c-di-GMP-I riboswitch aptamer from Atribacterota, 91 nucleotides, folded computationally. Rfam family: c-di-GMP-I riboswitch aptamer. About the family: GEMM was predicted in a large-scale screen for bacterial structured RNA regulatory elements. Its mean pLDDT, the model's own confidence on a scale to 100, is 81. The source organism's lineage runs through Bacteria and Pseudomonadati.
RNA sequence: AACUGACAAAGGUAAACUAUUCUGAAAGGAUGGGGAGUAAAGUUAUGGGUCUAAAGCACUUUUAAGUGUUUUAGACAGCCAGAUUAUCUAU
Numbered sequence: 001a002a003c004u005g006a007c008a009a010a011g012g013u014a015a016a017c018u019a020u021u022c023u024g025a026a027a028g029g030a031u032g033g034g035g036a037g038u039a040a041a042g043u044u045a046u047g048g049g050u051c052u053a054a055a056g057c058a059c060u061u062u063u064a065a066g067u068g069u070u071u072u073a074g075a076c077a078g079c080c081a082g083a084u085u086a087u088c089u090a091u
Base pairs, nucleotide, nucleotide: 005088006087012038013037017033018032019031020030021029022028042084043083044082046081047080048079049076050075051074052073053072054071055070056069057068058067059066060065
């Protein structure tokens, strides 16, 4: 220096739930509490994937709704991969 690893050490982060909130329709985001987890669960929307919405097409059917698919817009980094930064060294 690199790779692996995370028994340790120093730290980081923060699921569900919850209160408030957003030029939110929703998915979702932000702040506070909370703490199941996490060796990148730091950052990044590049490739897949998932979620929400609108419109088109098709189907079902209780006639008012639902399902599938396509396009568009938005979201998810704690879904996977990639890129990039990072603590320690018991091996």